[in-house]
Predicted 3D model of a 96-nucleotide RNA (TPP riboswitch aptamer (THI element)) from Niastella sp. NCBI's taxonomy places the organism under Bacteria, Pseudomonadati, Bacteroidota, Chitinophagaceae, Niastella. The sequence is in RNAcentral, with records from Ribocentre. Its mean pLDDT, the model's own confidence on a scale to 100, is 79.

RNA sequence: CCUGAAUUUCCGGGGUGCUCCAGGUGUGGGGCUGAGAUUACACCCGAUAACCUGAACAGGAUAAUGCCUGCGAAGGGAGUAAAUAUCACACGGCUG
Numbered sequence: 001c002c003u004g005a006a007u008u009u010c011c012g013g014g015g016u017g018c019u020c021c022a023g024g025u026g027u028g029g030g031g032c033u034g035a036g037a038u039u040a041c042a043c044c045c046g047a048u049a050a051c052c053u054g055a056a057c058a059g060g061a062u063a064a065u066g067c068c069u070g071c072g073a074a075g076g077g078a079g080u081a082a083a084u085a086u087c088a089c090a091c092g093g094c095u096g
Stems, first nucleotide, its partner, number of pairs: 001093002004087002006084004010079001011046004016040001017032006051076003057070004
């Protein structure tokens, strides 16, 4: 400086990497980070934005990897949804 939050329902959007072992055609099991690594009727997000682009990016770590930080007050990106006991400058967001 900005802003309602929480819960439920419906609708919609999104990601799924690195590494080891076994097998050799399909795959199966373990480890790392994480909410989630295509176990998912799961998880996250809908403008206080999940995620994508830049990117086979840069610096620092690691067994390795968007693992951490930067890039980033960047560009794009799906609800002006409904209901409700409660809470309300409260829960929070951004910048210095």